[in-house]
């Protein structure tokens, strides 16, 4: 401070990486390289994918970051960084509870 949980309505915020194969095109003497498309694999809630996640009780997500340590086929894959800085909300109902539990300082 009434609170917590659940559901509903409306509104808003966010991410989309790594890698294997095939194909088109371009470059190259060649090995190959680059872009695009398609089908797979890895992690994850989510890889233009699902209302997937998050909305100030805010680690959803961004910056720091071409970052520190570890690990991997590879990648924010894991931990740290982080009582660092930013970052998007309102209403109503039900249930529990009755000054307690709980949440925040």
């Nucleotide at each position: 401070c009434a609170c917590a949980u659940u559901c509903g309505c409306u509104a808003g915020g966010g991410g989309u990486g790594u890698u294997g194969g095939c194909u088109u095109c371009g470059c190259g003497c060649a090995g190959g390289c680059g872009c695009a498309g398609c089908c797979g694999a890895c992690u994850g809630a989510g890889a233009c994918a699902g209302u997937c996640c998050c909305u100030u009780u805010g680690a959803a997500c961004c910056u720091g970051a071409u970052u520190g340590a570890g690990g991997u086929a590879a990648u924010c894959c894991u931990c740290g960084c982080g009582c660092a800085g930013g970052g998007a909300a309102g209403c109503a109902a039900a249930u529990g509870c009755a000054c307690a539990a709980g949440c925040g300082g």

Source information: This is a predicted structure of a 105-nucleotide RNA (TPP riboswitch aptamer (THI element)) from Rhodoferax lacus. The sequence is in RNAcentral, with records from Rfam. Its mean pLDDT, the model's own confidence on a scale to 100, is 75.